[in-house]
RNA sequence: GCCGGCUUAGCUCAGCUGGUAGAGCAUCGGUAUCGUAAACCGAGGGUCACAGGUUCAACUCCUGCAGUCGGCA
Numbered sequence: 001g002c003c004g005g006c007u008u009a010g011c012u013c014a015g016c017u018g019g020u021a022g023a024g025c026a027u028c029g030g031u032a033u034c035g036u037a038a039a040c041c042g043a044g045g046g047u048c049a050c051a052g053g054u055u056c057a058a059c060u061c062c063u064g065c066a067g068u069c070g071g072c073a
Base pairs, nucleotide, nucleotide: 001072002071003070004069005068006067007066010025011024012023013022019056027043028042029041030040031039050064051063052062053061
């Protein structure tokens, strides 16, 4: 230099023929217990890396850019 994968909640990850974002763990509250943990119930938490474009509508499609992993030279 060229090619490809990945980037979504604090962490690990879903989400895909475009229709307005979820799970587990963690955190917080509650139930229960003499008390703690486990268990059960509930809650909060996200400008979908970033910037543009297309569209009535974009995590999703297109372009650029950054980071990261791998391959080739």